[in-house]
Record summary: Predicted 3D model of a 73-nucleotide RNA (transfer RNA) from a Zoogloeaceae bacterium. The RNAcentral record of the sequence draws on ENA. Rfam family: tRNA. It is annotated as a transfer RNA. The organism belongs to Zoogloeaceae, within Bacteria.
RNA sequence: GGGUCGGUAGCUCAGUCGGUAGAGCAGCGGACUUUUAAUCCGUUGGUCGGGAGUUCGAGCCUCCCCCGGCCUA
Numbered sequence: 001g002g003g004u005c006g007g008u009a010g011c012u013c014a015g016u017c018g019g020u021a022g023a024g025c026a027g028c029g030g031a032c033u034u035u036u037a038a039u040c041c042g043u044u045g046g047u048c049g050g051g052a053g054u055u056c057g058a059g060c061c062u063c064c065c066c067c068g069g070c071c072u073a
Stems, first nucleotide, its partner, number of pairs: 001072007010025004019056001027043005049065005
């Protein structure tokens, strides 16, 4: 350089045929307990890597760019 897969919450990841974003863990508050842990209940948290385009509507489709893994030269 070429090919391919990926980038979504603090972390690990879902997100179907385009209909306006979720889970677990973590954090915060509470219950329980002599206390801690565990368990249970509630809850905060998102520019969906960046930009442009298509569309009534984009995490999802198209184009360019950035970052990372793998294959190849």